[in-house]
């Protein structure tokens, strides 16, 4: 360093609810909040799902690629 992931430490992300906004909708952004997460970071031109007829949404469904914090056994 890789593999690996601790009733470890530090920091990080944020489900559901509610409020505001965008959108036909799925859904998204902000606030609130914390069930959970070691990639719950990015990629939608692998598959799936959802809305619907769009150059749509979903990476917190899954496979893959790239990048990345900490560190015992």
């Nucleotide at each position: 360093u890789c593999c690996c992931g601790a009733g470890a430490a530090a920091g990080c992300c944020a489900c559901a609810u509610c409020c505001c906004g965008a959108g036909u909708a799925a859904u998204c952004g902000g606030g609130u909040u914390a069930a959970g997460g070691a990639a719950a970071g990015c990629u939608a031109a692998g598959g799936g799902u959802c809305u619907a007829u769009a150059u749509g949404a979903u990476a917190g469904c899954u496979g893959a690629g790239c990048u990345g914090c900490c560190g015992a056994a």
The RNA shown here (c-di-GMP-I riboswitch aptamer) has 73 nucleotides and comes from a Nitrospinota bacterium. Model confidence (mean pLDDT): 86 of 100. The RNAcentral record of the sequence draws on Ribocentre. Rfam family: c-di-GMP-I riboswitch aptamer. Gene Ontology term of the family: cyclic-di-GMP binding. The organism belongs to Nitrospinota, within Bacteria.